[in-house]
RNA sequence: GCCCUGGUAGCUUAGUGGUGGAGCGUACGGCUGUUAACCGUAAGGUCGAAGGUUCGAGUCCUUCCCAGGGCG
Numbered sequence: 001g002c003c004c005u006g007g008u009a010g011c012u013u014a015g016u017g018g019u020g021g022a023g024c025g026u027a028c029g030g031c032u033g034u035u036a037a038c039c040g041u042a043a044g045g046u047c048g049a050a051g052g053u054u055c056g057a058g059u060c061c062u063u064c065c066c067a068g069g070g071c072g
Stems, first nucleotide, its partner, number of pairs: 001071007010024004018055001026042005048064005
């Protein structure tokens, strides 16, 4: 230098152009003599950055940044 994969909640991750989900964790509540476990509820996301296409973009296109891998 070229190519490939990935970047989504604190962590691990799902998401076929049409309301961004789950598990763990956190907070609160229930249960229990207490804690843990278990059950319920809630908060938490400018979807790596900037543009473009589209009525509509996490998703498609372009450039860039970061991480990993391959080739030279």
A computed fold for a 72-nucleotide RNA from a Candidatus Pacearchaeota archaeon, annotated as transfer RNA. The sequence was found in a public genome assembly.